Predicted 3D model of a 74-nucleotide RNA (transfer RNA) from Candidatus Avelusimicrobium excrementipullorum. It matches the Rfam family "tRNA". By type it is a transfer RNA. Rfam links the family to the GO term triplet codon-amino acid adaptor activity. Rfam's curators write: Transfer RNA (tRNA) molecules are approximately 80 nucleotides in length.
């Protein structure tokens, strides 16, 4: 340079192709439960979906550009 995966709560990942509430596990908080923890069962709190433009009534999704990670080939 060229292909080729990947960028989504704090940490892992699902969703994308087929556009219409952003979902799960663990972690975090607060309550129950217990003599106590731990497990467990209730609720919350946390992601402007990598960054900008475009199509659209609507965009994590789909179209362009950028930029960042890995990997391969030169």
């Nucleotide at each position: 340079u060229g292909c080729g995966g990947g960028g989504u709560a704090g940490a892992g990942a699902a969703g994308c192709c087929u556009g219409g509430u952003a979902u799960c596990u663990c972690g975090c908080a607060a309550g129950g439960c217990c003599c106590a923890u731990a497990a467990c069962c209730u609720u919350g709190a946390g992601a402007u979906c990598a960054c900008u433009g475009g199509u659209u009534c609507a965009a994590a999704u789909c179209c362009a550009g950028u930029c960042c990670c890995c990997g391969c080939a030169a």
Model confidence (mean pLDDT): 84 of 100. The same sequence occurs in records of 9 taxa.